The prediction has a mean pLDDT of 76. The RNA shown here (Bacterial RNase P class A) has 383 nucleotides and comes from a Microbacteriaceae bacterium. Its Rfam family is "Bacterial RNase P class A". It is annotated as a ribozyme. It was read from a public genome assembly, where an Rfam model found it.
RNA sequence: UGGGUCGGCAAGACGGUCGCGUCGUUCUCUCGUGCGCUUAGGUGCGCGGAGAAUGCCGAGGAACGUCCGGGCUCCACAGGGCAGGACGGUGGGUAACACCCACCCGGGGCAACCCGCGAGAAAGUGCAACAGAGAGUAGACCGCCAGGGACUUCGGUUCCCGGUAAGGCUGAAACGGUGGUGUAAGAGACCACCAGCGGUCCGCGUGAUCGGAUCGGCUAGGUAAACCUCGUCCGGAGCAAGGUCAGACAGAGAGCUAUGGGGCUGCCCGCCCCGCUCUCGGGUAGACCGCUAGAGGGCUGCGGCAACGUAGCCACGAGAUAGAUGGCCGUCCAGACCGCGCAAGCGGUGGGACAGAACCCGGCGUAAUAGCCGGCCCAUUCC
Numbered sequence: 001u002g003g004g005u006c007g008g009c010a011a012g013a014c015g016g017u018c019g020c021g022u023c024g025u026u027c028u029c030u031c032g033u034g035c036g037c038u039u040a041g042g043u044g045c046g047c048g049g050a051g052a053a054u055g056c057c058g059a060g061g062a063a064c065g066u067c068c069g070g071g072c073u074c075c076a077c078a079g080g081g082c083a084g085g086a087c088g089g090u091g092g093g094u095a096a097c098a099c100c101c102a103c104c105c106g107g108g109g110c111a112a113c114c115c116g117c118g119a120g121a122a123a124g125u126g127c128a129a130c131a132g133a134g135a136g137u138a139g140a141c142c143g144c145c146a147g148g149g150a151c152u153u154c155g156g157u158u159c160c161c162g163g164u165a166a167g168g169c170u171g172a173a174a175c176g177g178u179g180g181u182g183u184a185a186g187a188g189a190c191c192a193c194c195a196g197c198g199g200u201c202c203g204c205g206u207g208a209u210c211g212g213a214u215c216g217g218c219u220a221g222g223u224a225a226a227c228c229u230c231g232u233c234c235g236g237a238g239c240a241a242g243g244u245c246a247g248a249c250a251g252a253g254a255g256c257u258a259u260g261g262g263g264c265u266g267c268c269c270g271c272c273c274c275g276c277u278c279u280c281g282g283g284u285a286g287a288c289c290g291c292u293a294g295a296g297g298g299c300u301g302c303g304g305c306a307a308c309g310u311a312g313c314c315a316c317g318a319g320a321u322a323g324a325u326g327g328c329c330g331u332c333c334a335g336a337c338c339g340c341g342c343a344a345g346c347g348g349u350g351g352g353a354c355a356g357a358a359c360c361c362g363g364c365g366u367a368a369u370a371g372c373c374g375g376c377c378c379a380u381u382c383c
Base pairs, nucleotide, nucleotide: 001379002378003377004376005375006374007373008372009371012332013331014330015329016328017327018326020058021057023055024054025053026052027051028050029049031048032047033046034045035044036043037042060354064365065364067363068362069361070360071359072238073237074236075235079269080268081267082266084234085233086232087231088230089103090102091101092100093099104118105116106115107114108113119229120228124227125226126223127222141168142167143164144163145162147160148159149158150157151156176194177193178192179191180190181189195219196218197216198215199214200213201212202211203210242289243288244287245286251280252279253278254277255276256275260274261273262272263271264270297314298313299312300311301310302309303308333351336349337348338347339346340345
């Protein structure tokens, strides 16, 4: 300098002016209401409402998706089983998780690094085109060999029956590999070495795993992101949850009715309650809570490889309810871009994209990049 790979930051700053919303303070009211005083004319205090002034504050890194996990609320006073679903190497983190961290194994890459639906194929059932004899306890097409027959130019040819799977062919893949013994010809039939598998033992490690020794001729392909088996875990519904106050009402008909109806519950057992379901028709639907001070945030120390934990200090930063946070003006100028310049520097332009809270939090996925910073790997060049 170029390429690659991994991670992080961020969504310019300041001032003025007009406008919007919550909250606080102050003031006003010819509004409503409660209590007290009163000469019954009024008056004081409080609450609510309306208005005005003023002060602090006022969307995100994803607020999006609604994909996971929770807090919280109710079912509900507690259980068991089945079905169903999720996860799947080991250890750790966390409130919890399908998330995060570290490591192991396998694969890709020169490497940094990336990927993994990572348990089980001798429990069972399936699936694998074509080619090929044969695709899982398969297989005899070409071959090799023994016996018998016929022919013979004595080299062989051909038929029957038996043995064989070492050689060849096909295929992505052919039932371990190399070398030998042995055999009529062969074959783990036997032997040596190697690979895999299984048993036993040793070593490091929390563990997955890794390394080593020894025994065993045991050689049993792929696929479970096919069904399945094994192990672990899981009640349901959801803030339109659920409560408080106010307000209004008009019933009629049908069904079941304790051997019944309803709830927990998708089903069963069990438990609880005593009413429940459907059709037609009528009335009310306003205010408040839930609702933002928290498994939270910032800084520092300590522990840990890390995720993270812990201690101290500091701050409190939207809570709307048809749903607010906007417009204009001025100044500065970081980065970036353009021009001039050997350089230092000077001048000009100037801040985009994706997008918008609605109970809250931890993740994951997705969108987009005005821009910036850093670690590591590889190649090349110079000192």